The RNA shown here (transfer RNA) has 73 nucleotides and comes from a Candidatus Dojkabacteria bacterium. Its mean pLDDT, the model's own confidence on a scale to 100, is 81. It matches the Rfam family "tRNA". By type it is a transfer RNA. Its family is annotated with triplet codon-amino acid adaptor activity in the Gene Ontology.
Formats: sequence, C1' cells, structure tokens
RNA sequence: GCCGUGGUAGCUCAGUUGGUAGAGCACCCGCCUGAAGAGCGGGGUGUCGUCAGUUCAAGUCUGACCCGCGGCA
Repeated sequence: GCCGUGGUAGCUCAGUUGGUAGAGCACCCGCCUGAAGAGCGGGGUGUCGUCAGUUCAAGUCUGACCCGCGGCA
C1' cells in the first nucleotide's frame, strides 16, 4: 500500500426488509438485615467512531477519513 472484518450503555454484546435504541453483568435508589451479602421493587446512565450524501425517515444504505484485529505484498 491492497483486501477482509469490527467500532452501539461503565464492560461483553444484540439490533440483517431503513420506521421512535436493547439484553446480561456492573452501577444508583428503596424494601429486607444489628450490619452486609443474597433476594424483591424501581432507575438506561447513549453525539450508535468522525464528516458528508441518499431518503419523509439512517445504528442499518453510499463515499471519504480515524482507530482495533486478521490476511496479502
């Protein structure tokens, strides 16, 4: 340099016919306890890597760029 693949919550990841963004764990609040853990109830905490484009509508489609991983040279 070229090709492939990935980038979404604090972490691991889902979201594949384009239609108001989710799960588990973690975290916070309450109940319970002498206290804690466990359990039960409640809470999503997010510029979907960046910038543009297409569209009534983009995490999803298109282009460029940035970063990680793998391959080729």